[in-house]
RNA sequence: GCAAACCGCCGGAAACGACGGGACGCAAAGCUAAGGGGGCUAAGGUGCAAGGGUACUAAGCCAGCCCGGCCGCCG
Numbered sequence: 001g002c003a004a005a006c007c008g009c010c011g012g013a014a015a016c017g018a019c020g021g022g023a024c025g026c027a028a029a030g031c032u033a034a035g036g037g038g039g040c041u042a043a044g045g046u047g048c049a050a051g052g053g054u055a056c057u058a059a060g061c062c063a064g065c066c067c068g069g070c071c072g073c074c075g
Base pairs, nucleotide, nucleotide: 001026002025006021007020008019010017011016024064030070031069032068035067036066037065038062039061040060044057045056046055047054048053
C1' cells in the first nucleotide's frame, strides 16, 4: 500500500461484480480471462422427458487457484 470472511445497498438469470463498513491475510493480493491450464454459473441454445424437470454448452464469471507476460516499491 492492498483488503478476506461477514454486513448494508445497487447491478446480474446465476456465478459474480461496483460502492460503503470491516480486516483474514498478501512483498506485487498491481494489470492481463481473446497467452496457457484449472475452477464457478447456465440466461440463451441443443438433446431427452406425456410431465413442475434433466444432461451438455461460455467470447458470462474467478487474477486472493497455478504457469506465463507487462508495469512497479525497498534492500

Model confidence (mean pLDDT): 89 of 100. c-di-GMP-I riboswitch aptamer from a mouse gut metagenome, 75 nucleotides, folded computationally. It matches the Rfam family "c-di-GMP-I riboswitch aptamer". Gene Ontology term of the family: cyclic-di-GMP binding.